Molecule: Bacterial RNase P class A
Organism: Pontimonas sp.
RNA sequence: AGGGUUGGCCAGGCGAUCGCGUCGCUACUUCGGUAGUGCCGAGGAACGUCCGGGCUCCUCAGAGCAGGAUGGUGGGUAACGCCCACCCGGAGUAAUCCGCGAGAUAGUGCCACAGAAAACAGACCGCCCGGUUUUCCGGGUAAGGGUGAAACGGUGGUGUAAGAGACCACCAGGGGUUUAGGUGACUAAGCCUGCUAGGUAAACCUCAUCCGGAGCAAGGUCAAACAGACACCCAUCAGGUUGCUCGCCUGAGUGUCGGGUAGGCCGCUAGAGAGAACUGGCAACAGUUAUCCGAGACAGAUGAUCGUCACCGAAGUUCGCUUCGGGACAGAACCCGGCGUAUCGGCCGACCCUCUCC
Numbered sequence: 001a002g003g004g005u006u007g008g009c010c011a012g013g014c015g016a017u018c019g020c021g022u023c024g025c026u027a028c029u030u031c032g033g034u035a036g037u038g039c040c041g042a043g044g045a046a047c048g049u050c051c052g053g054g055c056u057c058c059u060c061a062g063a064g065c066a067g068g069a070u071g072g073u074g075g076g077u078a079a080c081g082c083c084c085a086c087c088c089g090g091a092g093u094a095a096u097c098c099g100c101g102a103g104a105u106a107g108u109g110c111c112a113c114a115g116a117a118a119a120c121a122g123a124c125c126g127c128c129c130g131g132u133u134u135u136c137c138g139g140g141u142a143a144g145g146g147u148g149a150a151a152c153g154g155u156g157g158u159g160u161a162a163g164a165g166a167c168c169a170c171c172a173g174g175g176g177u178u179u180a181g182g183u184g185a186c187u188a189a190g191c192c193u194g195c196u197a198g199g200u201a202a203a204c205c206u207c208a209u210c211c212g213g214a215g216c217a218a219g220g221u222c223a224a225a226c227a228g229a230c231a232c233c234c235a236u237c238a239g240g241u242u243g244c245u246c247g248c249c250u251g252a253g254u255g256u257c258g259g260g261u262a263g264g265c266c267g268c269u270a271g272a273g274a275g276a277a278c279u280g281g282c283a284a285c286a287g288u289u290a291u292c293c294g295a296g297a298c299a300g301a302u303g304a305u306c307g308u309c310a311c312c313g314a315a316g317u318u319c320g321c322u323u324c325g326g327g328a329c330a331g332a333a334c335c336c337g338g339c340g341u342a343u344c345g346g347c348c349g350a351c352c353c354u355c356u357c358c
Stems, first nucleotide, its partner, number of pairs: 001354010012309007020041002023038006043329001047340002050338005055215004067211005072086005087101001088099004102206002107204002109200003124145002126141006153171006172196002174193008219266004228257005236252006273292002276289005311326006
């Protein structure tokens, strides 16, 4: 210098005008609000709602089955399907990346086409032996051929009628076992055993671990009005009964229900919080200290325009600048931890490879 890998960060700044929402204050009010003014007012993903938790209610308190999820090992965490470190396998020269990584000697199922045969083996061509005589029959064989994604270890030899782990040497794998290292997954080395066993569990299944259900429209609290129903005639009024008073009955009235409904309020935002320093740890993360932390709406506010500065791109240039254009994805709704996805542009760090120079 060129190419590549990976981790993290930012998400325009300031000002003016108009507008919106909560809250505080002031004024007015028909008590419903209105006006003025002041503070504050989205994100790295607020998104998808795919996982995990807090919180709330349901169950006096549980247990089992079913069902679901996860799946190398160790650690982190409130928890996780997340994160970190390591192991194994794969890709890459490397940095690094990817893995839906338990069990196929528990059992069952499946393996298209092709092929003789797709799994307790069996035999199309071939080879060999015998009969027959040649085309056929019986037997042996799995070396050779061909098919397929995959064919019952491979190469060479001994052996044989031809052959075959039938036997031998080496190689590959499996099983058993010993030693050493590691918390462990696992790794290294040695010995024994001809044991050679196909794949598929994102097929059923087996094993281990975990999971009760519903969700802030959860839930709690204050609590109307109309129709209508019931009770009472104690206070008041009216009507009926009676000539009058008392009494009785009815209606208004009063109380309760209607309904814990409409609606209001709480839940509601200071928390598994944030960055910093120090300590422990390879790390994820944890601890300590001081500091900091002003959305909370409820049909849902957080917007628009202009100026200027900065950034990016294009064109022009007298290299001083000028002109034009551009700024994404998206948007709280109980709160957190993750994952996934979208994103105009820009910044910083670490590492690898190639080439050149000193």